Transfer RNA from a Nitrosopumilaceae archaeon, 75 nucleotides, folded computationally. It was read from a public genome assembly. Its Rfam family is "tRNA". Rfam classes the family as a transfer RNA. Rfam describes the family as follows. Transfer RNA (tRNA) molecules are approximately 80 nucleotides in length. The prediction has a mean pLDDT of 81.
[in-house]
RNA sequence: GGGCCAGUAGCUCAGCAUGGAUAGAGUGUUGGACUUCUAAUCCAAUGGUCGAGGGAUCGAAGCCCUCCUGACCCA
Numbered sequence: 001g002g003g004c005c006a007g008u009a010g011c012u013c014a015g016c017a018u019g020g021a022u023a024g025a026g027u028g029u030u031g032g033a034c035u036u037c038u039a040a041u042c043c044a045a046u047g048g049u050c051g052a053g054g055g056a057u058c059g060a061a062g063c064c065c066u067c068c069u070g071a072c073c074c075a
Base pairs, nucleotide, nucleotide: 001074002073003072005070006069007068010027011026012025013024020058028046029045030044031043032042033041051067052066053065054064055063
């Protein structure tokens, strides 16, 4: 330099193909119940400028363009 993939909650990841519901799950954290205490279990709470900017659209996490970061392949 060329190709390809990934970026969504503190962490691990769905959702994107085919645009439209209040953007979800597990885990974590905090409080409570239970327990002699802890762990486990149960209940509740807590969670997001969907990597950045721009464009198209009535409407974008999902489409188009540019850029940033990381991994892999080729040279």